This is a predicted structure of a 389-nucleotide RNA (Bacterial RNase P class A) from a Gemmatimonadaceae bacterium.
RNA sequence: GCGGGCGGCCGGACGGUCGCGACGGUUCGCCGCAAGGCGGGCUUUCGAGGAAAGUCCGGGCUCCCUGGACAGACUGCCAGGUAACUCCUGGGCGCGCGCGCCGCGAGGUUCGCGCGACGGACAGUGCCACAGAAAACAGACCGCCCAUGGGCGCGAGCCUGUGGGUAAGGGUGAAAAGGUGGGGUAAGAGCCCACCGCGUCACCGGUAACGGUGGCGGCACGGUAAACCCCAGUCGGAGCAAGGCCAAAUAGGCGGCGAGAGGCAGUCCUCCUCGAUCAAGACGCCGCGGGUCGGCUGCUGGAGGGUGCGGGUGACCGCACUCCGAGAGGAAUGACCGUCCGGACGAUUCGUCGUCCGACAGAACCCGGCUUACAGGCCGUCCGUAUGC
Numbered sequence: 001g002c003g004g005g006c007g008g009c010c011g012g013a014c015g016g017u018c019g020c021g022a023c024g025g026u027u028c029g030c031c032g033c034a035a036g037g038c039g040g041g042c043u044u045u046c047g048a049g050g051a052a053a054g055u056c057c058g059g060g061c062u063c064c065c066u067g068g069a070c071a072g073a074c075u076g077c078c079a080g081g082u083a084a085c086u087c088c089u090g091g092g093c094g095c096g097c098g099c100g101c102c103g104c105g106a107g108g109u110u111c112g113c114g115c116g117a118c119g120g121a122c123a124g125u126g127c128c129a130c131a132g133a134a135a136a137c138a139g140a141c142c143g144c145c146c147a148u149g150g151g152c153g154c155g156a157g158c159c160u161g162u163g164g165g166u167a168a169g170g171g172u173g174a175a176a177a178g179g180u181g182g183g184g185u186a187a188g189a190g191c192c193c194a195c196c197g198c199g200u201c202a203c204c205g206g207u208a209a210c211g212g213u214g215g216c217g218g219c220a221c222g223g224u225a226a227a228c229c230c231c232a233g234u235c236g237g238a239g240c241a242a243g244g245c246c247a248a249a250u251a252g253g254c255g256g257c258g259a260g261a262g263g264c265a266g267u268c269c270u271c272c273u274c275g276a277u278c279a280a281g282a283c284g285c286c287g288c289g290g291g292u293c294g295g296c297u298g299c300u301g302g303a304g305g306g307u308g309c310g311g312g313u314g315a316c317c318g319c320a321c322u323c324c325g326a327g328a329g330g331a332a333u334g335a336c337c338g339u340c341c342g343g344a345c346g347a348u349u350c351g352u353c354g355u356c357c358g359a360c361a362g363a364a365c366c367c368g369g370c371u372u373a374c375a376g377g378c379c380g381u382c383c384g385u386a387u388g389c
Stems, first nucleotide, its partner, number of pairs: 001385010012340007020047003024043008049360001053371002056369005061239004067269004072235005077091005092118001093116006100109003119230002124228002126224003141170002143166010178196006197219001198217008243297004253288006260274004304323008341358007
């Protein structure tokens, strides 16, 4: 320098003119005893995001709720972080990519990076289409070997029928009765051996997931659970259109139930509340119908930001100091001008000039995440090229 990853930041700047919204200050008018309220003018200061998006998780907050069981839903390696989480950090294991090394080979391994919906298939059920001989108590299509009969041929040998042996080779498939190398065999097969793998026992290391070493055993009844299911853990419901206050208006209308109605719920149980022996009523509840769909509040000081020090591999935690950075209410930050900045293309007398472009995208109670979108630019770091120059 190039290529491939990982992480972080910015994402237009400045000035001027006019124009918006909010807190505060000031002033004027009206109301009020006052506190103060409403409206207008002027003005300091402040005024969309890293995702404000998706509404996928977790909470704060508000209202309802007596408790339990079942159902249902969610999560799923270990250890930590956090208010909490399906999030984050570190570790383990598995899969994959890249370079190197070891090995006849199957394979193994250091380092770097990426991904993981990562409990259980011997609790049970289901499924594995088509192809294929055969898809799990699962095999003989083509082959290979032996015996024997027939035919052809000078011969070597070739074709074919029957019986037996075989699963190493080939084919089908996503997947075929462990794999590689060697021995052995009529030909073959864990038949035997070594190695890899698998199972089991013991010891060692680690908080743990798990890893390592050694012994024994020829040794495996395939896969699939974001299929049903089993195991472990967690879980009340609804949501700012939650909720609270004020004002106003209509029809305090009509109907139903009465050991009845209601109480967060899908079912059941338990418990509680109101009413009540009657239906006249403003008793409780349910349904239909009608009115109001106005104003204020909730509404921004927080699991908040910044700096420094300390602890920790890290996520993060602690301490000290400091700051207050939108609160709209059909929904505010816009328009114009000038200069500059970044990028692309073209030209160039190398001074520069011209044209075009500047991403994704707008708070609505708030916060922690995840996911998705993003023109262009900058910074850091790792790997390879590179046992190089």